[in-house]
Context: one part of a larger RNA
Parts: sequence; C1' cells; structure tokens
RNA sequence: GGCAAAUGGUGGAUGCCUUGGGUGAUAGAGGCGAUGAAGGACGCACUAGACUGCGAAAAGCUACGCGGAGCUGUCAAGGAGCUUUGAUGCGUAGGUUUCCGAAUGGGGCAACCCAAUGCGUAGUGAUGCGCAUUACCGAUUAAGGGGCGAACCUAGCGAAGUGAAACAUCUCAGUAGCUAGAGGAAAAGAAAUCAAACGAGAUUCUCUUAGUAGCGGCGAGCGAACGGGGAUAAGGGCAAACCGAGUGCUUGCACUCGGGGUUGAGGACUGCAAUAUCCACUGCAAUAUCUUAGCAGAAGAGUUUGGAAAGGCUCAUCAUAGAGGGUGAUAAUCCCGUAUGCGAAAAGACAUUGCUAGGUAGCAGUAUCCAGAGUAAGCCAGGACACGUGAAAUCCGGGCUGAAGCUGGGGGGACCACCCUCCAACCCUAAAUACUACUAUCACACCGAUAGCGCACAAGUACCGUGAGGGAAAGGUGAAAAGAACCGCGGGUAGCGGAGUGAAAUAGAACCUGAAACCAUUUGCUU
Repeated sequence: GGCAAAUGGUGGAUGCCUUGGGUGAUAGAGGCGAUGAAGGACGCACUAGACUGCGAAAAGCUACGCGGAGCUGUCAAGGAGCUUUGAUGCGUAGGUUUCCGAAUGGGGCAACCCAAUGCGUAGUGAUGCGCAUUACCGAUUAAGGGGCGAACCUAGCGAAGUGAAACAUCUCAGUAGCUAGAGGAAAAGAAAUCAAACGAGAUUCUCUUAGUAGCGGCGAGCGAACGGGGAUAAGGGCAAACCGAGUGCUUGCACUCGGGGUUGAGGACUGCAAUAUCCACUGCAAUAUCUUAGCAGAAGAGUUUGGAAAGGCUCAUCAUAGAGGGUGAUAAUCCCGUAUGCGAAAAGACAUUGCUAGGUAGCAGUAUCCAGAGUAAGCCAGGACACGUGAAAUCCGGGCUGAAGCUGGGGGGACCACCCUCCAACCCUAAAUACUACUAUCACACCGAUAGCGCACAAGUACCGUGAGGGAAAGGUGAAAAGAACCGCGGGUAGCGGAGUGAAAUAGAACCUGAAACCAUUUGCUU
C1' cells in the first nucleotide's frame, strides 16, 4: 500500500407521516366602484421584526342575537390586565375608515407639493389650524357615466409558424392577438321560414341524417341541409289609416300628447254584441320555506402485556348514531362529532296571498282609406353562406341607379311559366345552452416534500434584471419540554465527559428512520 470484517464519522437516500396540492360532483353566488373599488403606501399592541387584523374612534367602537368560562391573534415567552354586573368568541346591522390609487380643486417622479371659495377658530396683524365645496362627459349646478374583475358572450380589427412533403389560389383561421360593450348568462327568436304536390309551424342546445350531398391548384383539405329522435317551451309591443285635445302660425298645413290598431288576407270605417279570460308585474304588507350564529343528541367495565390501551382475554350496552377526526399503539359506547329533532332580535333570497299600478277578446259588411322608401331590386367591386365566380340562387356592407304599393310584394339554387308558400325595409321576449375568479359540502384504483400548485415553511418571498420579466431553496425531537439543575475538562455563550429527564438521548434541538459514494479507527490476511 491492497483486501476483508467490525466500529464510528460524513451524507440525507429510503420507509412511515401530512398541515398542502390535483381532479371532479352537488348546491350557492355570479359582481365590486364617486356613499371612492380592486390593489397598495404609512401607521395602530406593554412590542424591536414578520405574518394576521384594523385605521388617528387604528389586533379595535356601538346595538341586537347566539353562547357560557375562560380570555388579552401567530412566531413567542415574559409582564400587566379583563371576565358570571356574562368577558374572549360567533352572527346580523351600524359607526370610524390617514394617504395613494378611476383619483376627480391644481400640479406631480403614486402614497408628495401647492391652492381658491364659504363657515368656524387662534392671533393686534402678517398668517396658522379645522370642516365643507371646487375634475371631465352628460345640452343643464339633473339622473347617470368613468375604473377593476377568472372564464363564458356579442361586435369591430385581424396575423404567422404550419399543411399542401417546394409555393402563390387554398390551409392554419375568422384561430391567436388587440379593441369596445354587456350579463348572470350572452347571443338568437315568433317566418317576406322550410317543404314538395303531403305538409310543418319562433329561437337555442343535443343525438342522428353524415364524413353523406357538395365545395376544392377537384390538390392538401373544407363540409352542410331537408327529414327523424330528444331537452325546453311563450308569446308580445309599435308605425300607419281614423278620432280627440293642445301648440305654432304663412288659416290649412306641421308638430306634440291621448285613444285606436298590429294581420296574410288584417285594420281603419259602418252595423251588432260584450267586460269574460289570461298575463312576461310596480310598490307595500302578511305568511311559509331557505341562507347568514347556534341547541339537544344513545351506549363499558374488569383483567393482562406495556412508558402509555383504544391491543389481547372476559362479560356487557347503544344503534334512524358501526361517516370522520382526536386522545401516550388499533375506541360505535373517553372527547369533538354522526343519525335524528329543534332554533333567529337583525339582514338577505325565493314563493304564495291581499291591496295597489298596468295590459289583454268577438260577429257581419266591404265603396273608400292604411299596412315600415332612397327601401326592395339592378349594375360594378367585395364579404358571408359547407358553396374558392362558378350555371350561383340566398344574405350583408361600399359606389352608381332605383320600384310596386293589396288587381300589391318576397321566396321555392341561373332564368321563364304554372303552382305552392310567406308578408321585408320597426322593437321586446323566460326556459332548455356556455363558464367558474368566489362560498359551502362531498368524493377519488390522484400526489405524498426532487412528488403534488412555482409556494405544505415570513412565496410570487429571497434573489436576478434599467425594464418588460424571470424566480428558488427550505416539512418531521418527544406522548408530554419533562429542552439537560449541578459538577468537571477546555481560551471557551465551541465541543466533550459525568449527573439528571425520558420507554428510548446512537430521540439532545445540525434532533424520526438514517442507504450509498467518501473519510477514519481496530483486528485479520497479504505484498
């Protein structure tokens, strides 16, 4: 020096654990904001720091309700206090709520600077202090708006990587992204719709029709509808004709308000009849239910092992409760709970009823009047339709033209005829559908600290970057701190040896278990 074994050190794998996370289900809620939000800065305790809470009334104030013995949030003790004259705690409603921030008196390098006006206050006064008001849009000293928020929704603008094995039409895709706006959903919606010679009867969603018919450098690819089965179901209001009132004045028109009226064959008008029925609902009250605190809630002992019994053994009990968690090992009967039953002064949700406010029908006649115009439609150039200009209907904008008006008009995939069907150029409309930042409960052949969210820990922290932005590591003593009094060695608040605690200290805080690499010591063999 090598090899082997043993004993240690180092190291933190593995096992076990879980405060945290992931995914989903069922309900709720679906907004907050000039009455100043979201998010922050700075403060507030007996308190130096961080988290939590709060705002100069500052870990808090008031009222009401619940509750009933402890409490003064956590790291985290100590000190000093509070509390059955009901504290702490929980719920409801209020009060307070600095400064910044839409930020809004003006300014500004956010959390700062400087005002004006009115009132009050101090001062002889200059001036100081306190309260209130003072941004912009909205025609105006009005209502209201502004900003924030995860996804879902509608509209406007709108790519490229890619695919086509290159690439230009095409595709990706009207996707991503940007912008605007709204709601708890949004959008759509009561046929100028389909259909096919039979008929259906608003919209939305779904299964199918069907990868069909089609479109397509007929390439890559794109891709319906009719019809059928389901979910859900709900229909209404204006404009006009006509009547009445008012205003204007150029005296026969215009405008405003009220009535009337709403359909594919209707309404006005003329005549007759009539107040039924139903409704998508303004406000108030009562009642029921639910939500936001809570209350009651059955039944076990002995013995044995052990540090500890919930384990073993023996004999019992309850069960509308043998879900789950905790307790010194594995507890239906020890604790919290669970099944079940009960409960609200206050606020909210929803429903019903009553009052209140409002709307809503018929029959016959047909001479006259009305029935959405720069509209429909055409042409040019585009876009949307599964449909790339094609034989290209249909729908929507831009430009140029431009009807008919009920003996009317649109559609039925060029176009024409016949036939069928519907009534545009005004508006509203629940449900079935989409989503989950948030609240509650539950579940898991989901993870278990290099996993699971980036974060189980003072995590979007430390740290990096001018900035946009990037972004960690880091869990475990023990049942209980009983966290090692005292003595000794030592330079010693280092470390160690005794002593003591504990079931255990090779559980000693660098603390459960404690693998390997690596480093030593001892012994043996070997060179």
Molecule: large-subunit ribosomal RNA, domain I
Organism: Helicobacter sp. 23-1048